[in-house]
RNA sequence: GACACCACACUGCUGAACCGCCCCGCCGUGUUCCGGCGCCGGGGCGGGCGGGGGACCCAUCGACGUAUGGGGCGAAUCCUGCCUACGGGCGGGUAGCGCGCCUCUUUCCGCGCGAGCCCGACAGCUCACCCCGCAAGCGCGAGCGAAAGAGGAG
Numbered sequence: 001g002a003c004a005c006c007a008c009a010c011u012g013c014u015g016a017a018c019c020g021c022c023c024c025g026c027c028g029u030g031u032u033c034c035g036g037c038g039c040c041g042g043g044g045c046g047g048g049c050g051g052g053g054g055a056c057c058c059a060u061c062g063a064c065g066u067a068u069g070g071g072g073c074g075a076a077u078c079c080u081g082c083c084u085a086c087g088g089g090c091g092g093g094u095a096g097c098g099c100g101c102c103u104c105u106u107u108c109c110g111c112g113c114g115a116g117c118c119c120g121a122c123a124g125c126u127c128a129c130c131c132c133g134c135a136a137g138c139g140c141g142a143g144c145g146a147a148a149g150a151g152g153a154g
Base pairs, nucleotide, nucleotide: 011139012138013137014136018047019046020045021044022043023042024041025037026036027035028034048134049133050132051131052130053129058124069122070119071118072117073116078093079092080091081090082089083088096113097112098111099110100109102151103150104149105148106147107146108145
């Protein structure tokens, strides 16, 4: 000096998964006072965000045969090739979705995702009304790229 890896700080991203107050508890040599507690401290209240169930109306509901239950969250659907010990495994594409660092609209360019889980015979829409969630995970010297327009901040 270069490269790689790890940790921390600042800081960013997916997602509804956030904000505030109070109490307890914990920490700071810590009785009072004071300060702190992001995450793998607990509880309560308020605000906000997200999902499901649920009328009239509307929609659906013809017969036969074959196959096959149906439904929800989510961008995550659908088509297809190969392998298989038949449990699955590895690819190609795709509806759709996300990121590029102040925000938005439009257009380029680049990079990714295209999973998983749940209900339990049952649910179309749906006022009132009822119920549930506010998790989990990842990145950070970089394409943290570019243009036009409009805002905002300093």
A computed fold for a 154-nucleotide RNA from Capillimicrobium parvum, annotated as c-di-AMP riboswitch aptamer (ydaO/yuaA leader). It matches the Rfam family "c-di-AMP riboswitch aptamer (ydaO/yuaA leader)". Rfam links the family to the GO terms cyclic-di-AMP binding and regulation of gene expression. The source organism's lineage runs through Bacteria, Bacillati, Actinomycetota, Capillimicrobiaceae and Capillimicrobium. Model confidence (mean pLDDT): 80 of 100.